The RNA shown here (Fluoride riboswitch aptamer (crcB RNA motif)) has 70 nucleotides and comes from a Verrucomicrobiota bacterium. The source organism's lineage runs through Bacteria, Pseudomonadati and Verrucomicrobiota. The model forms 100% of the base pairs in the Rfam consensus. Rfam family: Fluoride riboswitch aptamer (crcB RNA motif). Its family is annotated with positive regulation of gene expression and response to fluoride in the Gene Ontology. The coordinates come from a structure-prediction model, not an experiment, and the mean pLDDT is 81.
[in-house]
RNA sequence: UUCCGGCAAGGCAAUGGAGUUUGCCUUCCUGAAGGGGAAAACCGCGUGAGCUAAUGACUCCUGCCAACGC
Numbered sequence: 001u002u003c004c005g006g007c008a009a010g011g012c013a014a015u016g017g018a019g020u021u022u023g024c025c026u027u028c029c030u031g032a033a034g035g036g037g038a039a040a041a042c043c044g045c046g047u048g049a050g051c052u053a054a055u056g057a058c059u060c061c062u063g064c065c066a067a068c069g070c
Base pairs, nucleotide, nucleotide: 009026010025011024012023013022016061017060018059019058020057021056027038028037029036030035044051045050
């Protein structure tokens, strides 16, 4: 210097919030530092008109749609 692995932390998983959990990404530039910027993971289906879905999964809350009862 490069590569690999582990731990911690952060970010992401087609419409909101919270908890738990699974998977994925975690590198670069700048600055004395705080910080700032970029990148990665990520971004459903259909030729089109248009269509499904508040979860990656489980639970709860909120919103929306349908049916039934009062």